[in-house]
RNA sequence: GCGCCCGUAGCUCAGGGGAUCAGAGCGGUCGGCUACGGACCGACAGGUCGGGGGUUCGAAUCCCUCCGGGCGCG
Numbered sequence: 001g002c003g004c005c006c007g008u009a010g011c012u013c014a015g016g017g018g019a020u021c022a023g024a025g026c027g028g029u030c031g032g033c034u035a036c037g038g039a040c041c042g043a044c045a046g047g048u049c050g051g052g053g054g055u056u057c058g059a060a061u062c063c064c065u066c067c068g069g070g071c072g073c074g
Base pairs, nucleotide, nucleotide: 001073002072003071004070005069006068007067010026011025012024013023028044029043030042031041032040050066051065052064053063054062
């Protein structure tokens, strides 16, 4: 330098056929339970979906570009 894949909550990841409210587990906070804690149960908070631009009535999802990571080729 070229090709492919990945980037979504603090962490690990789904969603990637355009419109459903952006979700799960773990973690956090509060409450229940308990003599106390753990486990268990319930609720809540937490996201500019890597940045920018474009297409569209509408983009996490499609297109372009840049940034970061991984693998392969030279």